A computed fold for a 391-nucleotide RNA, annotated as Bacterial RNase P class A. Its Rfam family is "Bacterial RNase P class A". It is annotated as a ribozyme. It is recorded under the gene name rnpB. Of the family's consensus pairs, 97% are formed in the model.
RNA sequence: CCAGACGGCCGGGCGGUCGCGGCGGGGGCUUGCUCCCGUCGAGGAAAGUCCGGGCUCCACGGUGAAAAGGCGGCGGGUAACGCCCGCCCGGGGCGACCCGAGGGACAGCGCCACAGAAAGCAAACCGCCCCGGUCCGCUGGGGCAAGGGUGAAAGGGUGGGGUAAGAGCCCACCGCGUCGGCGGCAACGUCGACGGCAUGGCAAGCCCCGCCUGGAGCAAGACCAAAUAGGGACAUCGCGCGGGGCUCGCCCCGCAGGGUUCACCGCCCCAGAUGUCCGGGUAGGUCGCGAGAGCCGUCCAGCAAUGGGCGGCCCAGAGGAAUGAUCGUCGCCGCCCCAUGCUUCGGUAUCGGGGGCGGAACAGAACCCGGCUUACAGGCCGUCUGGCACU
Numbered sequence: 001c002c003a004g005a006c007g008g009c010c011g012g013g014c015g016g017u018c019g020c021g022g023c024g025g026g027g028g029c030u031u032g033c034u035c036c037c038g039u040c041g042a043g044g045a046a047a048g049u050c051c052g053g054g055c056u057c058c059a060c061g062g063u064g065a066a067a068a069g070g071c072g073g074c075g076g077g078u079a080a081c082g083c084c085c086g087c088c089c090g091g092g093g094c095g096a097c098c099c100g101a102g103g104g105a106c107a108g109c110g111c112c113a114c115a116g117a118a119a120g121c122a123a124a125c126c127g128c129c130c131c132g133g134u135c136c137g138c139u140g141g142g143g144c145a146a147g148g149g150u151g152a153a154a155g156g157g158u159g160g161g162g163u164a165a166g167a168g169c170c171c172a173c174c175g176c177g178u179c180g181g182c183g184g185c186a187a188c189g190u191c192g193a194c195g196g197c198a199u200g201g202c203a204a205g206c207c208c209c210g211c212c213u214g215g216a217g218c219a220a221g222a223c224c225a226a227a228u229a230g231g232g233a234c235a236u237c238g239c240g241c242g243g244g245g246c247u248c249g250c251c252c253c254g255c256a257g258g259g260u261u262c263a264c265c266g267c268c269c270c271a272g273a274u275g276u277c278c279g280g281g282u283a284g285g286u287c288g289c290g291a292g293a294g295c296c297g298u299c300c301a302g303c304a305a306u307g308g309g310c311g312g313c314c315c316a317g318a319g320g321a322a323u324g325a326u327c328g329u330c331g332c333c334g335c336c337c338c339a340u341g342c343u344u345c346g347g348u349a350u351c352g353g354g355g356g357c358g359g360a361a362c363a364g365a366a367c368c369c370g371g372c373u374u375a376c377a378g379g380c381c382g383u384c385u386g387g388c389a390c391u
Base pairs, nucleotide, nucleotide: 001387002386003385004384005383006382007381008380009379010378012330013329014328015327016326017325018324020041021040022039023038024037025036026035027034028033029032043362047373048372050371051370052369053368054367055217056216057215058214068213069212070211071210072209073087074086075085076084077083088102089100090099091098092097103208104207108206109205110202111201112200125148126147127144128143129142130141131140132139133138156174157173158172159171160170161169175197176195177194178193179192180191181190182189183188221287222286223285224284231278232277233276234275235274236273237272240255241254242253243252244251245250246249257269258268259267260266294313295312296311297310298309299308300307301306332359333358334357335356336355337354338353340349341348342347
């Protein structure tokens, strides 16, 4: 210098003018508006609402089980997690490093497309070998699974022996399984002995094993509390006549009265009004609501995640929702022009200089916190790997 890997960070600065929201103070007055001053005012994801918690209400005697859902190598961190750190195993890369839903396939069930003779029962298409026949083209019987072919996968791999040809049939090494020793907290690694190879794959198919989970969510929930309507208590006034009942202030029956244009029948009405007080709900208001698993600096423990000590700081809040607009200047990026350097006079280069035009992403708190995931113009820093050149 080129190519790459991983980790961390920023997400324009300053100033002027106008404007918005919260809080505190002061003033004005038409008493819920307005003016002035001070102070604070979005993010790394505030997002998706996917996990885990705090908080609140409901349910619940304890424990266990079932159902449903989730998780799954080992150890550690944490309030907790499906998150994070370290390690193990498997796969990929020359490497830095990256990827893995990473328990169980002799508990049982199920599936394995296409191709292929055959997909779990083992099987035999092309072949190989032996015996018999033969018109020498083949054909009948038997043996084999090494070779070819199909496939993601064909009942271990390579080499040798062996054999009619073959085959773990036998042997060595590798793989696999069982047992034991050693190392490690463990996952696991390693060494040795034995076994002649048996259990092909899929559990992000059912399932089995182990572990976890009560439900709803700030429209949670708590408090204050109008007008109108409705409920209850008490007081006052009123409630035609007769009879009866009892729970003693209401009910039933008959008559009378009123309404139905008149009469009869039928039907309906015949007791409430006013005042005071009480309680429930609604509108509305207040709280919940931000000093916190907080932020910054530093030291210590730890490989790390993280934990602890000390010092400093206070940092939005709210209700469908304020946090903005514009100008100047500086910085950044792109394009163009000039200038400059080089030049084979066609061009080319930007370490530095001058000018013009344009651009600046993703995105907006709504109870709060820890994660994950997704979106993002442009830029900065650190560690490391491979290659080339020079010393």